[in-house]
RNA sequence: CCGUGCUAGGCGGGGAGCUCGUGGUGCCCUGUACCCCAAAUCCACGUAUGGGGGGCUGAAUCCCCGCCCGAGGUCCGACCAGUUUCAGGAGUUCGGCCCGCACGCAGCGUCGAGGGCCGGGUCCUGCGCAACGGGGUCCCGCGAACCGAGUCAGGUCCGGGAGGAAGCAGCUCUCAGCGGAUCGCCCCGUGUGCCGCAGGGUCGCCUGGCCUGAGCCAGCGACGGUGCUUGAGCCUGAAACUGCCGGAUCGACGGCGGGUGCACGG
Numbered sequence: 001c002c003g004u005g006c007u008a009g010g011c012g013g014g015g016a017g018c019u020c021g022u023g024g025u026g027c028c029c030u031g032u033a034c035c036c037c038a039a040a041u042c043c044a045c046g047u048a049u050g051g052g053g054g055g056c057u058g059a060a061u062c063c064c065c066g067c068c069c070g071a072g073g074u075c076c077g078a079c080c081a082g083u084u085u086c087a088g089g090a091g092u093u094c095g096g097c098c099c100g101c102a103c104g105c106a107g108c109g110u111c112g113a114g115g116g117c118c119g120g121g122u123c124c125u126g127c128g129c130a131a132c133g134g135g136g137u138c139c140c141g142c143g144a145a146c147c148g149a150g151u152c153a154g155g156u157c158c159g160g161g162a163g164g165a166a167g168c169a170g171c172u173c174u175c176a177g178c179g180g181a182u183c184g185c186c187c188c189g190u191g192u193g194c195c196g197c198a199g200g201g202u203c204g205c206c207u208g209g210c211c212u213g214a215g216c217c218a219g220c221g222a223c224g225g226u227g228c229u230u231g232a233g234c235c236u237g238a239a240a241c242u243g244c245c246g247g248a249u250c251g252a253c254g255g256c257g258g259g260u261g262c263a264c265g266g
Stems, first nucleotide, its partner, number of pairs: 001266006009057003012030004020046005034054004063259006072250006080243010093232002095229003098225003103221003107216002114212009123200006129193002131190007139180004148173004156165003
């Protein structure tokens, strides 16, 4: 120096976060670099080679160290700009609501707007009447084996007899009760009726009459308001985020340089 076979090592890395600390699963950035099992109210460990079990590669372009570059992340600081949120303020802005007015539109109006006067009803109270509903009575009919009346066959009882007594059935009348039918009478009730009368009341609604004679309305728009309102906009401040600048820290990929085994054979 070359060949063969092994071993160390490698088969991703980093950031933030979590953690007493380290690494992992998870998130993010790079990038492509094996498989299986478990892992966030977690899994494993204790100065840090992730844990457990396999596979491939293997002394170099691939492993290790140093330097450079630098994707990207995190932290700190300062002005400005933007976004969002909160707080305060001003108010001659806009919006919404409310009020006024009566310029325009629409509507109503000489078939009489609006106003005035008089009356009635609706409303309340009292008395009465009618209607309706209910009940009762009068009228008619039925209606009592006995505990209703009259008459009492038969039969029974008293009497020597003449005669008398009680009395069932039947018949008649009627109580309680039941049924019927017009009217009449009595009682009770009623947001049935103003039918009668008196008193009260008159904000509103309905309605009738008389006088006068051209407006009324405020729906929509316009105008006005020391009216109300944070709803928007404006001003100030604060916080968070983003962008820009500076610093700190970690740092992938990549580049440069250096370093690094064992055995056998030639």